[in-house]
This record gives sequence, C1' cells and structure tokens, in this order.
RNA sequence: UUAUGACAAAGCCAAACCAAUUGUAAAAUUGGGACGGAAAGUCACGGGUCUGAUCGACUCCUAUGCUUACCCUCAAUUCGGUUAUGAUAGCCGGACUGCCACU
Repeated sequence: UUAUGACAAAGCCAAACCAAUUGUAAAAUUGGGACGGAAAGUCACGGGUCUGAUCGACUCCUAUGCUUACCCUCAAUUCGGUUAUGAUAGCCGGACUGCCACU
C1' cells in the first nucleotide's frame, strides 16, 4: 500500500422504547436502554423519503355559511411545482478519514 472480515483480541458506536430539554414540525441533544453495525466515523454532492411555508390543479366525497332550491363562497384532504444556509449520513450512491486481524 492492496484485498478480505472469524465463532480471535483490544476497544468503539447504539435502533425501538422511556424521561428531560430544544424546535411550528420532520427531528435533534442529554441520560437510561440494546435492535443491530467493520466505518452505525465525518460531509446533504446525486437520488429517495419526511417536515414547514407558499403557489397551482382535477375528479369524487364531506363539513360550514347562505338559499325554497340552484348558483356561489371558504376550508381541509389528495396530487404537482417552488422554497428553507429544513430533517434524515442507522434509506441508497458518492467524497474524505480511521481501529484490529490476516494478506
């Protein structure tokens, strides 16, 4: 330096869940806790997913107001676009770095 990763050794990280704190939220931090991990170390560069705001659209359905009724109004849902020095590195790819063993 390259490849590989065992039922070895030295150590490392810590999902779900619970508590506290922060945030509109996705989530994050700390403590407890271990499902797992050979990069579960770092980086939002590409894709994915998620959240907030905003814009647009169609069919159906529902609720509210008004009405004899129709028309109409408005909101939500869904889908799509834009946006955030948004979230996720334990979704995948990529970049950088690194322990042990063996080669």
This is a predicted structure of a 103-nucleotide RNA (c-di-GMP-I riboswitch aptamer) from a Desulfobacteraceae bacterium. Of the family's consensus pairs, 94% are formed in the model. Lineage of the source: Bacteria > Pseudomonadati > Thermodesulfobacteriota > Desulfobacterales > Desulfobacteraceae. The coordinates come from a structure-prediction model, not an experiment, and the mean pLDDT is 77.